Lysine riboswitch aptamer from uncultured Lawsonibacter sp., 169 nucleotides, folded computationally. Its Rfam family is "Lysine riboswitch aptamer". Rfam describes the family as follows. Riboswitches are metabolite binding domains within certain messenger RNAs that serve as precision sensors for their corresponding targets. Allosteric rearrangement of mRNA structure is mediated by ligand binding, and this results in modulation of gene expression. This family includes riboswitches that sense lysine in a number of genes involved in lysine metabolism, including lysC. The source organism's lineage runs through Bacteria, Bacillota, Clostridia, Eubacteriales and Lawsonibacter. Its mean pLDDT, the model's own confidence on a scale to 100, is 77. The RNAcentral record of the sequence draws on MGnify.
RNA sequence: GAUAGAGGUUGCGGUCUGCAUGAGUAUGCAUCGUCAGGGAACCGGUUCCCGAUGAGCCUUGCAGAAAGGGAAGAUCGCCGAAGGGUCCCCUCCGCCGGAAUGAGUGGGCCUCUGGUCGUCUGGUUAAGAGCUUGCCGACUGUCAUCAGGGGAACUGAUGGAGCGCUGUC
Numbered sequence: 001g002a003u004a005g006a007g008g009u010u011g012c013g014g015u016c017u018g019c020a021u022g023a024g025u026a027u028g029c030a031u032c033g034u035c036a037g038g039g040a041a042c043c044g045g046u047u048c049c050c051g052a053u054g055a056g057c058c059u060u061g062c063a064g065a066a067a068g069g070g071a072a073g074a075u076c077g078c079c080g081a082a083g084g085g086u087c088c089c090c091u092c093c094g095c096c097g098g099a100a101u102g103a104g105u106g107g108g109c110c111u112c113u114g115g116u117c118g119u120c121u122g123g124u125u126a127a128g129a130g131c132u133u134g135c136c137g138a139c140u141g142u143c144a145u146c147a148g149g150g151g152a153a154c155u156g157a158u159g160g161a162g163c164g165c166u167g168u169c
Base pairs, nucleotide, nucleotide: 001169002168003167004166005165008079011078012077013076014075015074016073017072019070027063028062029061030060033057034056037050038049039048040047042098043097044096045095046094082113083112084111085110087108088107089106090104091103092102114140115139116138117137118136120134122132123131124130142160143159144158145157146156147155148154
């Protein structure tokens, strides 16, 4: 340098299926009252659309979703699997200008994290679910050092990080 593997059955991620939640919410229709404005994500213009055949708001009644996320099952791809962070680029809403980080199952450079779980904290979210950042704790894999053991396997302690570790060429 090439190649092949291991950590865990609670390793990581994707897709599909139904289920629960979302939610009796958004929304639609009708109705009581009021009354001239309302809509195109926010602001300012502009343009278009709806509106006394009643906009908008409100009362009541009848109907009534979806998306994202979720645990489970099946299946596929894998072991920086994958996830996070700063910055940059691109896309998005009638048009112009501004603002927002608002959204991206978008992209790129650099950087952080071995993995899993849990308390707390911050963010996200409809949400005490889930995901995710950080501190701490537990478990676990790997290597190094030291000690035990005739030796190996193994046990204990301390420490490091995946740009690592093991096998073969």